Molecule: transfer RNA
Organism: Acidimicrobiaceae bacterium
């Protein structure tokens, strides 16, 4: 330098172009002598940034950025 994959809650990940969700974590409660475990409830989002398409974008298109991988170059 070229190509591919990826970016969504604190973490790991879902979401056919049509209400942004689950598990874990956190918080409150039940249970327990207490803790752990278990169970119930619950908080938490500028979906990497900017722009475009569309009645409607997390999703499709363009540009840029972060992360990962492959190839090339390195006389």
């Nucleotide at each position: 330098g070229c190509c591919c994959c990826u970016c969504u809650a604190g973490c790991u990940c879902a979401a056919u172009g049509g209400c942004a969700g689950a598990g874990c974590a956190g918080c409150g409660g039940a249970c327990u002598u207490u803790u752990a475990a278990u169970c119930c409830g619950u908080u938490g989002g500028u979906u990497c940034a900017g722009g475009g398409u569309u009645c409607g974008a997390g999703a499709c298109c363009c540009u840029g950025g972060g992360g990962g991988g492959g190839c090339a170059c390195c006389a």